Predicted 3D model of a 73-nucleotide RNA (transfer RNA) from a Candidatus Poseidoniaceae archaeon. RNAcentral holds the sequence, with entries from ENA. RNAcentral records the identical sequence in 4 taxa. Its Rfam family is "tRNA". The family's RNA type in Rfam is transfer RNA. The organism belongs to Candidatus Poseidoniaceae, within Archaea. The coordinates come from a structure-prediction model, not an experiment, and the mean pLDDT is 81.
């Protein structure tokens, strides 16, 4: 320097052809227990890596940037 892939709650992650963002784990709060733990229920927590753009409507299309993995040279 070219090319390909990735980038989503605090951590792992689902999101088909563009149409209200999903689930475990952790966390808060009640319940149950003599008390913790597990268990059961409920509850917060994301403007999907920035930034333009098409579109009635964009995590998803397109351009430009950032970060990280791999390949070529």
């Nucleotide at each position: 320097g070219c090319c390909a892939c990735u980038g989503u709650g605090g951590c792992u992650u689902a999101g088909c052809u563009g149409g209200u963002a999903u689930a475990g784990c952790a966390c808060c709060u009640g319940a149950u227990u003599c008390g913790u733990a597990a268990u059961c229920a409920g509850g917060a927590g994301g403007u999907c890596g920035g930034g333009a753009g098409u579109u009635c409507g964009a995590a998803c299309c397109u351009c430009c940037c950032c970060a990280g993995u791999g390949g070529c040279u």